[in-house]
Predicted 3D model of a 106-nucleotide RNA (SAM riboswitch aptamer (S box leader)) from an Anaerolineaceae bacterium. Its mean pLDDT, the model's own confidence on a scale to 100, is 83. It matches the Rfam family "SAM riboswitch aptamer (S box leader)". Gene Ontology term of the family: regulation of gene expression. The model forms 97% of the base pairs in the Rfam consensus.
RNA sequence: CACUCAUCCAGAGGGGCGGAGAGACAGGCUCUAUGAACCCCCGGCAACCUGACCGAAUGGUCUCCGGUGCCAAUUCCUGCAAAGCGUUGGCUUUGAAAGAUGAGAA
Numbered sequence: 001c002a003c004u005c006a007u008c009c010a011g012a013g014g015g016g017c018g019g020a021g022a023g024a025c026a027g028g029c030u031c032u033a034u035g036a037a038c039c040c041c042c043g044g045c046a047a048c049c050u051g052a053c054c055g056a057a058u059g060g061u062c063u064c065c066g067g068u069g070c071c072a073a074u075u076c077c078u079g080c081a082a083a084g085c086g087u088u089g090g091c092u093u094u095g096a097a098a099g100a101u102g103a104g105a106a
């Protein structure tokens, strides 16, 4: 990198270093010299893996030593399709697609 399953409207930031980008992609919009990315330290959130208990079972409650993950904006919004509304700008809802994370499998 490609495959399978689950989740994605909740939650949680300070410092150092660095010096112009960042938010996956495209458009929009936003963040950023009152200091972006990368990297490091400390802190925190959460509960996928983990542990305990309950249950016939899908599962539920509690837990956090450890493995990950995460800590602007719903995955920031939209992207494709359908339905409804509207009437020539579009809006709403649902489902996909794409992406991210975890657990597997190869």
Stems, first nucleotide, its partner, number of pairs: 003104006013042004021031003025079004043071003048067002051062004075098001080095006